[in-house]
Context: one part of a larger RNA
This record gives sequence, structure tokens and C1' cells, in this order.
RNA sequence: UGCAGGAGAUUUGAGGAGAACAUUCCUUAGUACGAGAGGACCGGGAAUGACGUACCUCUGGUGUUCCAGUUGUUCCGCCGGGAGCAUCGCUGGGUAGCUAUGUACGGAACGGAUAAGCGCUGAAAGCAUCUAAGCGCCAAGCCUCCUCCAAGACUGGAUCUCCCUAUCCGUCGCAAGACGGAUCUGAAGGCUGGUUGAAGACUACGACCUUGAUAGGCCGGGCGUGCAAGUCCCGCGAGGGAUUCAGCUGACCGGUACUAAUCAGCCGUGAGG
Repeated sequence: UGCAGGAGAUUUGAGGAGAACAUUCCUUAGUACGAGAGGACCGGGAAUGACGUACCUCUGGUGUUCCAGUUGUUCCGCCGGGAGCAUCGCUGGGUAGCUAUGUACGGAACGGAUAAGCGCUGAAAGCAUCUAAGCGCCAAGCCUCCUCCAAGACUGGAUCUCCCUAUCCGUCGCAAGACGGAUCUGAAGGCUGGUUGAAGACUACGACCUUGAUAGGCCGGGCGUGCAAGUCCCGCGAGGGAUUCAGCUGACCGGUACUAAUCAGCCGUGAGG
């Protein structure tokens, strides 16, 4: 900007993209076949590999500071307890998120038209012939079926819902009205702005903006770590024990207006050739 008023949703699917895989074992059956050696078609069942999509319950990884241990050194006057630096100092674990080697699922089946091929009926050509008329069967291939995008698909589709019904003047016109101007009006809805998100380079997309749980804080819970500090007891001491399944705890779950989403502005019109 178009889709002959404007707007918000939900859609149809022309068309396009993707996918399409392979193997092993059991059974049928040591059957058919074959002198034997060997050894099936058809049908049924169970797995596996590679590939793909999604996800994080499980198994693991990461998790630059969530917890603990610990070395050297400097500092907080000293003890105790801590902080800084040393690759996050090193080491042992680890929430969320992100992940694969983890988990789940997929390739199918039906149908249509066919290729090579196999046929039926059947002449030309009294026979024969799958073909000339006509009619069947048949492939991992083609068209559908499956997944995703999709009406700028100009043949511009469909459905639902919402919104706008003012006055005057001039020109033209027989009139309905059209065009232009002024006053009033400014809808539905959208945008800007803000708090933000398992959305994200930016943009976009989604949630929320006090008629509020959008983020932070706080409260409760969870996960993690693994038993804090202080005090008391035991030991000459290094240490050990009790209080104590403690203390601390990023991203997780829920609640709660304490803080911040203030106030507002702009676009969009007046019933539609």
C1' cells in the first nucleotide's frame, strides 16, 4: 500500500517445503523343492541400527560463586570468626536453564493412475494374436494419505464479533444527492511509554500496567550442601561430642501490593464508489 467503511479474532487451502530408510531373529517349516548337500515364496510376530522431531521424569554433562572442605599470603588490633588475591586458588558435591551419550515418538496402512511384465475377450488376417475398439493385475517409483508454512492465491477467499447515524454555508443538479469549506465530534481499535517473559542480536512475538501478581522485595515450601556461629562437656593437645537431619541456600513452586509498572499523548472518524 492493495483486498471499495474501519477494527479484533477464528479459519479454508491454491501452492510450497519436509518425511519416505535398512538389517537381524523367531514362527510358518527343516515344510514345499531337491538323490543329497542344502533350503524357500506367501503370511504372522519380536527386536536393532542409522536418521529425524520433541523433551529433561530417569542416567549423565555443564552449572565463574549455591553449599562444604582446604593450601599459601595480606588485611580486619589480637584469640575466635571472617574478607581479598592466587585459573572460580585448588578439591568434593550441586538447583534452574541449556543439553546427549538420556527419555518419548516417527517412517506405516488404505486408495488412485501407471512402468517393465503377466493376462481376458478380440478382429484386421474364417486361424493365431495382451491391442487395433474394449477390460483386468502389477513397483521402494508417480498422485494422494502424514507433518509444517501458506489468501500479495491481483481468481487478493470464508465465518464470528465490535464501532461510527451532528449542524451550517457555497457550487452543480428538476430531485435524490455529489463536491468543497466551517463548527462540533474523535468511536471500535491501534501505537507510543512502563514492569517484563522457558520470546529475543536489534526488531518482532507473548504477559501485565493499580478494576494489578508483570518483575523485584518479603513470607512459606522445594532442591542443594551436609550438621553453622556461640555456649557447654571430654581430652595435655591435634581434636571429639551435645545443642543440631543444623546453618546457609542463584535461576524452582506458591502466596503477599512493601517497591516499580505514574500521569498521559498520538493515530484512527461521522454509515461507506